Predicted 3D model of a 481-nucleotide part of an RNA (small-subunit ribosomal RNA, 3' major domain) from a metagenome. The RNAcentral record of the full RNA draws on SILVA. Its mean pLDDT, the model's own confidence on a scale to 100, is 83. It matches the Rfam family "Bacterial small subunit ribosomal RNA". Its family is annotated with structural constituent of ribosome and ribosome in the Gene Ontology.

Context: one part of a larger RNA
RNA sequence: UGACGGGGGCCUGCACAAGCGGUGGAGUAUGUGGCUUAAUUCGAUUCUACGCGCGAACCUUACCUGGCCUUGACAUGUAUCUAGUAGAAGGGUGAAAGCCUGACGAGGUAGCAAUACCAGGAUACACAGGUGCUGCAUGGCUGUCGUCAGCUCGUGUCGUGAGAUGUUGGGUUAAGUCCCGCAACGAGCGCAACCCUUGCGUCCAGUUGCCACCCCUUAAUUGGGAGCACUUUGGACGGACUGCCUCAUUUAAAUGAGGAGGAAGGUGGGGAUGACGUCAAGUCAGUAUGGCCCUUACGGCCAGGGCUGCACACGUACUACAAUGCCCGGCACAGAGGGACGCAAGACCGCAAGGUGGAGCAAAUCCCAAAAAACCGGGCCCAGUUCAGAUUGUCGUCUGCAACUCGACGGCAUGAAGCUGGAAUCGCUAGUAAUGGCGCAUCAGCUACGGCGCCGUGAAUACGUUCCCAGGCCUUGUACA
Numbered sequence: 001u002g003a004c005g006g007g008g009g010c011c012u013g014c015a016c017a018a019g020c021g022g023u024g025g026a027g028u029a030u031g032u033g034g035c036u037u038a039a040u041u042c043g044a045u046u047c048u049a050c051g052c053g054c055g056a057a058c059c060u061u062a063c064c065u066g067g068c069c070u071u072g073a074c075a076u077g078u079a080u081c082u083a084g085u086a087g088a089a090g091g092g093u094g095a096a097a098g099c100c101u102g103a104c105g106a107g108g109u110a111g112c113a114a115u116a117c118c119a120g121g122a123u124a125c126a127c128a129g130g131u132g133c134u135g136c137a138u139g140g141c142u143g144u145c146g147u148c149a150g151c152u153c154g155u156g157u158c159g160u161g162a163g164a165u166g167u168u169g170g171g172u173u174a175a176g177u178c179c180c181g182c183a184a185c186g187a188g189c190g191c192a193a194c195c196c197u198u199g200c201g202u203c204c205a206g207u208u209g210c211c212a213c214c215c216c217u218u219a220a221u222u223g224g225g226a227g228c229a230c231u232u233u234g235g236a237c238g239g240a241c242u243g244c245c246u247c248a249u250u251u252a253a254a255u256g257a258g259g260a261g262g263a264a265g266g267u268g269g270g271g272a273u274g275a276c277g278u279c280a281a282g283u284c285a286g287u288a289u290g291g292c293c294c295u296u297a298c299g300g301c302c303a304g305g306g307c308u309g310c311a312c313a314c315g316u317a318c319u320a321c322a323a324u325g326c327c328c329g330g331c332a333c334a335g336a337g338g339g340a341c342g343c344a345a346g347a348c349c350g351c352a353a354g355g356u357g358g359a360g361c362a363a364a365u366c367c368c369a370a371a372a373a374a375c376c377g378g379g380c381c382c383a384g385u386u387c388a389g390a391u392u393g394u395c396g397u398c399u400g401c402a403a404c405u406c407g408a409c410g411g412c413a414u415g416a417a418g419c420u421g422g423a424a425u426c427g428c429u430a431g432u433a434a435u436g437g438c439g440c441a442u443c444a445g446c447u448a449c450g451g452c453g454c455c456g457u458g459a460a461u462a463c464g465u466u467c468c469c470a471g472g473c474c475u476u477g478u479a480c481a
Base pairs, nucleotide, nucleotide: 001481002480003478004477005476007475008474009473010472011471012470013469015465016464019428020427021426022425023424026319027318028317029316030315031314032313033312034310035309042053043052063305064304065303066302067301068300069299072127076126077125078124079123080122081121082120087104090101091100092099093098107118108117109116110115129294130293132292133291134290138288140283141282142281143279145277150189151188152187153186154185155184156165157164158163169180170179171178195271196270197269198268200238201237202236203235204234205233206232209228210227214225215224216223241265244259245258246257247256248255321421325380326379327378328377329376330375337368338367339366342361343360347356348355349354387418392413393412394411395410396409397408398407434457435456436455437454438453439452440451
């Protein structure tokens, strides 16, 4: 100087408390451990691994079994050879890959031509190739402490020195934020602001958007014209700054409390943004890369299997156990997205999944598209039920070369556990939690109940900081560095 303390002081955080909803019990989905296996490829392992890398039927695929190839699936170079050459319909064998064969049968540049060079092929050699090892040899990227308020430097001063001071102190702040004081005076990286989005208004613009007034039209509140007021869209500005008032503090300031005006008030809400560093944290399997190792194989191709195995254990979710509910019918109101190898309307067929067909649309125009919870009417009457839907049987639909291992969806039948969950444990402070649906990426299809977004409905509680956890500053002790 740090680190540590079941030392002290001050402070902060959904850290506790106050509340609301869960997990832990059930079934299923998914990941992991374990076990099994020819293989169940590999990695990730407290917080910071475990719906993570990652949309596994083939492919992916790295694993296993079997069949094949050896200058190789791919790159560059050298040497020699090469016109019936390269290519190739077809044939044989085979699970395919491969191997054997093969009618037919080429090209470019220069040159009159011969020919030379190129492209292609063969052979040989340098080499290719490796998801083989080492993340404790590395780059890059990432997680975490933590969006915590810290981390440093120059000069000066102090100290023999390591170092200290500044950065400590008194106030204050979300903040090393600001003010005052001070052997310090300044500065840098962080904080804040500048950026995006959302909330209000003005101006400009008006189609694909809008429809107040006017005209025509219709059974119609329907359609058309006219129009750009409104809504809206998207560009430029304005607006919030403790600016104004009162009070508190004080020598003063910073600041705090309240009020006015305002769409918005004290960082308005949300995002992007992550200092010096820590964990020899993670990644050699995304790519790059040192070293080591393999080279007729640890490389390459193919078929089938496996990654989906199941006594069990754990994590994360979904669905429930019901009446604030379930079922049937009716009937409203979104936002944000996607669409040409695409989205697909009306119509018709089918109980349905879906099919036939194809208008329209490179989309403010057309389509996906029905929002659902809500609301209205009817039924159920507390029961393992008109709750719940696992499991199983059977018949189908769709994608795809192919759904046996191992896809999703629909119909009928079947109708398991489950009556609110022990110890323990998690999230959340407002348009939040809870709850309802919608979209997208990946993608032929999909095991999505996952991830990322969007809107609808919409709470309760916070006395307070004694305690648990984490962190910041000062101080103290130390057989620690």